[in-house]
Context: one part of a larger RNA
RNA sequence: GCCAGGGAGUGUAUGGUAGUGGCGAGCCGAAAGGCGGAGCGAAAGCGAUGGCGCGCAGUCCUAGACAAGGCGCAUGGUAUGAAAAUGCCAAAGUCACUAUUAUACGACCCGAAGCCACUGCGAACUACGCGCGACCAGGACGAAACUAGGCUAACGCCUGGCGGAGGUCCGCCACCUGUCAUGGUAUAACCUGUUGGGUGAGUUGCGGGUAGCGGCGAUAAACCACUCGAGCGUGGCAAUAGCGGGUUCCAUCUGAAGUAUCUUUAGGAUAGCUCAAGGCGAGUUUGCACGUGAGGUAGAGCUACCGAUUAGCGAGUAAGGGGUCGAGAGGCCUCCCUCGUUUGUCAAACUCCGAAUGCACGUGCUGCGUAGACCCUUGGAGUCGGCAAUGCUGGGUAAGCCAACAUUGCGAGACCGGAACGACGGUGAUCGAGGUUAAGGUCCCAAAAUCCUGAUUGAGUGUGUCAAAGGCCGGAAGUUUCAUAGACAGUCGGGAGGUAGGCUCAGAAGCAGCCAUCCUUCAAACAACGCGUAAUAGCGGACCGAUUGAGAUUCUUCCAGCUCAAGAUAUACGGGGCUAAAUCAGGUACCGAGACCCCGACGCGCUAAAAGCGCGGGUAAGAUGGCAUGCGGUAUGGCAAGAAGCAUGUCCGAGAGGACGUGUGGACCGUAUCGCAGAGAAC
Numbered sequence: 001g002c003c004a005g006g007g008a009g010u011g012u013a014u015g016g017u018a019g020u021g022g023c024g025a026g027c028c029g030a031a032a033g034g035c036g037g038a039g040c041g042a043a044a045g046c047g048a049u050g051g052c053g054c055g056c057a058g059u060c061c062u063a064g065a066c067a068a069g070g071c072g073c074a075u076g077g078u079a080u081g082a083a084a085a086u087g088c089c090a091a092a093g094u095c096a097c098u099a100u101u102a103u104a105c106g107a108c109c110c111g112a113a114g115c116c117a118c119u120g121c122g123a124a125c126u127a128c129g130c131g132c133g134a135c136c137a138g139g140a141c142g143a144a145a146c147u148a149g150g151c152u153a154a155c156g157c158c159u160g161g162c163g164g165a166g167g168u169c170c171g172c173c174a175c176c177u178g179u180c181a182u183g184g185u186a187u188a189a190c191c192u193g194u195u196g197g198g199u200g201a202g203u204u205g206c207g208g209g210u211a212g213c214g215g216c217g218a219u220a221a222a223c224c225a226c227u228c229g230a231g232c233g234u235g236g237c238a239a240u241a242g243c244g245g246g247u248u249c250c251a252u253c254u255g256a257a258g259u260a261u262c263u264u265u266a267g268g269a270u271a272g273c274u275c276a277a278g279g280c281g282a283g284u285u286u287g288c289a290c291g292u293g294a295g296g297u298a299g300a301g302c303u304a305c306c307g308a309u310u311a312g313c314g315a316g317u318a319a320g321g322g323g324u325c326g327a328g329a330g331g332c333c334u335c336c337c338u339c340g341u342u343u344g345u346c347a348a349a350c351u352c353c354g355a356a357u358g359c360a361c362g363u364g365c366u367g368c369g370u371a372g373a374c375c376c377u378u379g380g381a382g383u384c385g386g387c388a389a390u391g392c393u394g395g396g397u398a399a400g401c402c403a404a405c406a407u408u409g410c411g412a413g414a415c416c417g418g419a420a421c422g423a424c425g426g427u428g429a430u431c432g433a434g435g436u437u438a439a440g441g442u443c444c445c446a447a448a449a450u451c452c453u454g455a456u457u458g459a460g461u462g463u464g465u466c467a468a469a470g471g472c473c474g475g476a477a478g479u480u481u482c483a484u485a486g487a488c489a490g491u492c493g494g495g496a497g498g499u500a501g502g503c504u505c506a507g508a509a510g511c512a513g514c515c516a517u518c519c520u521u522c523a524a525a526c527a528a529c530g531c532g533u534a535a536u537a538g539c540g541g542a543c544c545g546a547u548u549g550a551g552a553u554u555c556u557u558c559c560a561g562c563u564c565a566a567g568a569u570a571u572a573c574g575g576g577g578c579u580a581a582a583u584c585a586g587g588u589a590c591c592g593a594g595a596c597c598c599c600g601a602c603g604c605g606c607u608a609a610a611a612g613c614g615c616g617g618g619u620a621a622g623a624u625g626g627c628a629u630g631c632g633g634u635a636u637g638g639c640a641a642g643a644a645g646c647a648u649g650u651c652c653g654a655g656a657g658g659a660c661g662u663g664u665g666g667a668c669c670g671u672a673u674c675g676c677a678g679a680g681a682a683c
Base pairs, nucleotide, nucleotide: 011105012104013103014102015101016100017099018098019097020096021095022094023093026035027034028033039046040045049074051073052072053071054070058066059065060064075090076089077088078087079086080085108246109245110244111243115236116235117234118233120232121231127210128209130207131206132205133204134203135202136200138170139169140168141166146161147160148159149158150157151156175197176196180193181192183191184190212228214224215223249626250625251624252623253622254621259271260270261269262268263267272383273382274380275379276378277377278376279375283368284367287365288364289363290362291361292360293359299353300351301350307346308345311342312341313340314339315338316337320335321334322333323332324331325330386410387409388408389407390406391405393403394402395401415426416425417424430601431600432599434597435596436595440591441590442589443576444575445574449588451587452586453585454584455583456582462578463577470563471562472561474559475558476557477556478555481552482551490547491546492545493544494543496520497519498518501515502514503513526541529540530539531538602616603615604614605613606612627680629677630676631675632674633673634672635671636670637669638668645664646663647662648661649660650659651658652657
C1' cells in the first nucleotide's frame, strides 16, 4: 500500500410538547401519600358564570330559524385605587407507553499544551564534590637557587658553569577536543580529511554522594538515561478545549441564513428568515390602471438669497491705505468699497425653479383563497465569516481595494450561449419519446446562408477587451462666393509715366525711419506685400491680357484610416483562414436548451374512489414513508437427495434491497407478525 474486522446522539433523573391507550371530578399507589378539583394578594386576609348578542360546521319547513365548539359584550372573585380603571382568574384531569426536546451528569466521538498528588522510579548518560588508582613518545627554550672567576669601601654587579622552573614552545606518540567541508546517497551527533590542546584549571578507570520548585552548574536557563524555562512513572482523568477533524441505509414533501439588539468580536441569547402540528372561518393582494396628495433629489440656475469667481465701461464715495500739490486749511489722482451695465465661471452642508422613479390613501382590474388563504397558537431547527453584477454614496493615485444602501443572482441552480470561465446573456432540470423556439449563430474545424439589397474600409483596419491629447490623410451632407460675357490652378506676356513723392540722412531711388499716399496713360499696374543692394540694380507679389475649357471655393456637422502605441520561450480574431468570411442600414430563410408545445409513465396534494385540476432544482435544516442487521415472543416451514458462508450468472424493484440457477462448502437456516437494540462506514 491493499483487503477484512472494529469505530461516533447513549443511559439515568426531573420537566415541556405531541400521539396512543385506560379510567375520569377524579387518576395513580400495598400504604404513606402525590397530582387535579379556586383563585387573587408581599401579607393580614377575602373568596368566583352558563347572562345577552353574533356566528362556522350541522339540522330543519328552508331564503330564515335553531345552533355544539368558537368570537364579542356583560357579570363575578381578588389585588391596587378616593374614584375612573387596570392586572390575574372563573368546571378536565391523571396514569402508562411511544416520539421529540430542555436541564444535570464525560452527554455524539477523537484530539491538547498544561495543573496537582504520591513513604513511586531514576546520577549505568550527564553536572559537580569525595575515596582508591592509572596515564602523558621524542625534542626545544633555559627562571630562581648554587658555584668559579673578575670588579666594588660596602650593598652588590658582570661573565662562565651547574641547575631544571613553566596553566612555556614544537609535536598525527598515546590521549582529549570538535574548527572547517555544497566530502562520504549524510541522516538525531557516524566516518574521512583538516584545525586546536597535549605537565595541567590535564586526561582517565573503579567505588561512592547530591533528586524534581529539587539537585548540579568556570551561566549555556546548560545538564539530571536520545526527555528539561521544572525529569520519568502512576493517579486525579473520559481534566478542560467558544478550536481542528470525523459522524455509517433508501426514498418522498417543504426549504433557509450570513441581518437587528444585547453580550460579544473564531462563541452565544432573543427577534427575523425556515419546518411540522393544531385552531379560526372569508377574505387577501407585494402586480397593473386611474384619481388625489406630500416632497426638494437628478437636472438647471444665481441681477432670487448665500458663499466663491474673469475682464471691461460708466457713475458715486463718509471713513481708511498709497501718490502728488500746498506754509496750512485743504485740493487732485488712485486703491478698497457701493450702484448700474456688458462679459466669463461654480457649490454635499446655496435655491427664484424642478423632474423621472419611489411613497401614502381611494376605486377598479389581476393573482391567491372554503381543496381553508390572511391571521392566531404550540413544538423542532439551522443561520449571526458571505460573495458578484447593476444603480447610487463615501475613502483612496489606483486595485480582482476598503466602507455603506437598494435590486437581482451565486451561495443552495443543472442545461444552452459567452473558446475555456461561481455571479454575464437565454432559461429554473420528476422520467422517456417527438416537435418549435430563446440567447447566440449559419466558409472549414462544427449543426445551420460561401443568402438577397444598398453603402463604407485597403489599414489584415476589422473579424466579441472602443486606450488619450497632439500630428497626418480622406469621404459624405449642408452652406458661402465665383463661373461658357470663361471661374480656380498652371503656362506665356504686361506690371508704365510725373518720380529717386516730401522729410531725414554719408547714402535713403516702392522696400532703415517720419509725414503724406495724389495725378496721368491704360486692358491693367500699389508713391508698393516680400526677397535683395552701401545706395542703385535685380527677382517675385498685387493687378491686367492671352492660352486652356468646367467646375472652383468658404464654413459647419458627421464618418473612416494612419501615427501616437514599450515586456519578458514564438505570431495570437478559439484556430484555420478571410478583402469579406470586415463595418453600417434593411430583408428573407435555417440551425440552436432539460425553456415552450404534444404523447406516454411515476410520485405528491385535494378527493370515499375514479375522473379532473395543481405540483415535483435544491445546501444547512425540519417533517414523512420504507429497506437491511443481531436477539426474543407467537405462529409456521426448509435441510446430508446438501444448511449457513464464499464465488459467479440471470431475473424482479424507483431505490435501500429481494429471488432463483450453478460451483464450492459440510451443518445448520428461514418466513409472517409483534417487540427489544452494542441496528447500516467513506478516504